[in-house]
Context: one part of a larger RNA
Molecule: small-subunit ribosomal RNA, central domain
Organism: uncultured bacterium
RNA sequence: UUGGGCGUAAAGAGCUCGUAGGCGGCCUGUUGCGUCCGCUGUGAAAGCCCGGGGCUUAACCCCGGGUCGGCAGUGGAUACGGGCAGGCUAGAGGUAGGUAGGGGAGAAUGGAAUUCCCGGUGUAGCGGUGAAAUGCGCAGAUAUCGGGAGGAACACCGGUGGCGAAGGCGGUUCUCUGGGCCUUACCUGACGCUGAGGAGCGAAAGCGUGGGGAGCGAACAGGAUUAGAUACCCUGGUAGUCCACGCCCUAAACGAUGAUUACUCGACAUCAGCGAUACGCUGUUGGUGUCUGAGCGAAAGCAUUAAGUAAUCCACCUGGGAAGUACGAUCGCAAGAUUGAAACUC
Repeated sequence: UUGGGCGUAAAGAGCUCGUAGGCGGCCUGUUGCGUCCGCUGUGAAAGCCCGGGGCUUAACCCCGGGUCGGCAGUGGAUACGGGCAGGCUAGAGGUAGGUAGGGGAGAAUGGAAUUCCCGGUGUAGCGGUGAAAUGCGCAGAUAUCGGGAGGAACACCGGUGGCGAAGGCGGUUCUCUGGGCCUUACCUGACGCUGAGGAGCGAAAGCGUGGGGAGCGAACAGGAUUAGAUACCCUGGUAGUCCACGCCCUAAACGAUGAUUACUCGACAUCAGCGAUACGCUGUUGGUGUCUGAGCGAAAGCAUUAAGUAAUCCACCUGGGAAGUACGAUCGCAAGAUUGAAACUC
């Protein structure tokens, strides 16, 4: 490299957009580039293969034919692929009318609870644990009532449920804004699919500057436990968690399952919509799930949301360790990220 693979054995990029490239719907005409057929030239000799001949045989040598898988020229064919021209509407997109939603951004606002502060009542404990102690409390705690401050998160509804490309998204209201689905079949007329590079988004932690800081809480301190206890348990507690702006760019970023299209057995549940209907039954479209058949699979299992049957395009894998390390390069304020070996060893 080929063959073969990629849910769990090595292997799907975290996700999307998109450049080049690859691939691409139906009909007609034209061209004859690819493609196919014929002919001509060339494809040195040797070699190789076949047939025959010569040295006693063989190796070796000689003769004839073929091969030389190619290139060029020329004459034709036109189904398929391509180019050019024209047309179509089933793909794709748009218009119009509906519809569900924690999709996104900004602003405003609400109640419960924790903590703290002030005041009232009130007295000796509270807290915590397996049991305790550290801790808090007669300078009046815990408990309880009233008032106030501040930050963070939004109980019930809540779901096997919804939305989003993924990360993710949940009190309420307003403003701005993206996408989906359904109906109509009015418009455009292949405008499509994938996508090396590239660009954007990307949990948590972390970083920079400035705010904020109730609760929780790495580090740290103390109390326990223990042979020890740099832990698990308890009492405290700093960064952080929150906000704004700018970085970082990684996750078991998981469905461990790339995107798109077509086809293939049923049942049930659920969400949204359309039609129809007194209700029920029913039909259909898009999603979310469970069970099961063919088929697939090493098996367990997957099974119209495929891991089935096919097609196009991209990423990736090639024994374990060394190692996602070293070196170099790019990016980053740093932490580090991306790319990514070898010796050696089994």